c-di-GMP-I-GGC riboswitch aptamer from a Coriobacteriia bacterium, 89 nucleotides, folded computationally. The source organism's lineage runs through Bacteria, Bacillati, Actinomycetota and Coriobacteriia.
RNA sequence: CGCGACAAAGGCACAGUCGGCGAAAGCCGGCCUCGCAAAGCCACGGGUCUACCGGGAGAACGUUCCCCAGGACAGCCGGGCUGCCGUCG
Repeated sequence: CGCGACAAAGGCACAGUCGGCGAAAGCCGGCCUCGCAAAGCCACGGGUCUACCGGGAGAACGUUCCCCAGGACAGCCGGGCUGCCGUCG
């Protein structure tokens, strides 16, 4: 450096749930633990999600539909940076 064990020490925490933030997607914290060799960090590329603001149409005193990230997702993929161990090369 590669690689990822019927190894060792550990780590993270899906979904759910309780509390909080948010228009929402989603996020934070506790419990729990589906899984993860980077399920550590970063929105650079792709993708997916939401639509407050903004724009358009409808409607006719009510709030529907369409477009739109500047928002979100790193446990969707790729990429960048960093890291434990050493059966093995």